Model confidence (mean pLDDT): 88 of 100.
Small-subunit ribosomal RNA, central domain from a metagenome, 354 nucleotides, folded computationally.
Context: one part of a larger RNA
RNA sequence: UUGGGCCUAAAGCGUCCGUAGCAGGUCAUGUAAAUCUUUUGUGAAAUUGUCGCGCUUAACGUGACAGCGUGCAAGAGACACUGCAAGACUAGGGACCGGGAGGAGUCAGAGGUAUUUCUUGGGGAGCGGUAAAAUGCUAUAAUCCAAGAAGGACCACCUAUGGCGAAGGCAUCUGACCAGAACGGAUCCGACUGUGAGGGACGAAAGCUAGGGGAGCGAACCGGAUUAGAUACCCGAGUAGUCCUAGCUGUAAACGCUGCGAGUUAGGUGUUGCGCAAUCUACGAGAUUGCGCAGUAUCGAAGCGAAGGCGUUAAACUCGCCGCCUGGGAAGUACGGUCGCAAGGCUGAAACUU
Numbered sequence: 001u002u003g004g005g006c007c008u009a010a011a012g013c014g015u016c017c018g019u020a021g022c023a024g025g026u027c028a029u030g031u032a033a034a035u036c037u038u039u040u041g042u043g044a045a046a047u048u049g050u051c052g053c054g055c056u057u058a059a060c061g062u063g064a065c066a067g068c069g070u071g072c073a074a075g076a077g078a079c080a081c082u083g084c085a086a087g088a089c090u091a092g093g094g095a096c097c098g099g100g101a102g103g104a105g106u107c108a109g110a111g112g113u114a115u116u117u118c119u120u121g122g123g124g125a126g127c128g129g130u131a132a133a134a135u136g137c138u139a140u141a142a143u144c145c146a147a148g149a150a151g152g153a154c155c156a157c158c159u160a161u162g163g164c165g166a167a168g169g170c171a172u173c174u175g176a177c178c179a180g181a182a183c184g185g186a187u188c189c190g191a192c193u194g195u196g197a198g199g200g201a202c203g204a205a206a207g208c209u210a211g212g213g214g215a216g217c218g219a220a221c222c223g224g225a226u227u228a229g230a231u232a233c234c235c236g237a238g239u240a241g242u243c244c245u246a247g248c249u250g251u252a253a254a255c256g257c258u259g260c261g262a263g264u265u266a267g268g269u270g271u272u273g274c275g276c277a278a279u280c281u282a283c284g285a286g287a288u289u290g291c292g293c294a295g296u297a298u299c300g301a302a303g304c305g306a307a308g309g310c311g312u313u314a315a316a317c318u319c320g321c322c323g324c325c326u327g328g329g330a331a332g333u334a335c336g337g338u339c340g341c342a343a344g345g346c347u348g349a350a351a352c353u354u
Base pairs, nucleotide, nucleotide: 004325005324006323007308008307012322014202015201016200017199021195022194023193025089026088027087029085030084031083033082035078036077037076038075039074040073041072042071048066049065050064051063052062053061054060092192093189094188095187096185097184098183105177106176107175108174109173110172111155112154116150117149118148119147120146121145122144126137127136163170164169207248208247209246210245211244212243216242217241222236223235224234259321260320261319262318263317264316267299268298269297270296271295272294273293274292275291276290277289278288279287280286303310304309327354328353329352336347337346338345339344
């Protein structure tokens, strides 16, 4: 390279946007780049094949014909597919309108219970903690009860196999701003699309810089236990951190361990949103049943799979584009480059070994 793969064996970039590139709907017209047909020229000789000839034969030499040279150039022709040009269409895509759904996002305001601390009053000896204890707290009055105050964090029940978001993620209430999706439409544009190397943006937690904040929890650290030891598990304290603002970092079992888009291929059941119809109705954005679309979940035919299993949300059958894999270890290491304040990230070997 041909080829084979990527849920679990090695392998889907954490996610999206998008440049180049690659791929691209229906109809008719033109063109003839590509494609195909044909003609001509050229495509050295040797080599190869066939039939002869010449060395006594053969090897070898030599002649004719054929073949090879799969190509290139020029001319003529064909026009289905591809390309290109100009035109039309609406099934893809987009826009617009309508009433709904949602913890989507940003900012501001308001609220709730509990913990802690403080104050006041009551009360008067233990409390706390554990398997058992001790450290610890407590006559400077604790624990406990009641009232009040402060402050920070969080948002029980509802809560779900539920919803929203590209992913990370998102949950008290109200308002403002803002984004996306689904459904419905007798509206409009008319292929405007798909993917996406580089590139850009977003990206949990921890960590870093500066400034705030600090109730609870709590790496580190310190005590008490346990133990042969105990740098742990258990207990008492407790700093960073956890919270906010402005930046940085750019990684996770960033998981559905399953890239994105499109088409095709049995169904059953539940659930969320929208629509339609029928029935019921205490006429309420009401209830039930059925149907359609979109999401989400479960079972399952065919098919697939090494099996587990997947199965219209495919891991089935096909197409387009991207990423990635090629025995284990050394190693996600070294070196170099690049990014970062650092921690470190990205890129990423080999010797050697087996």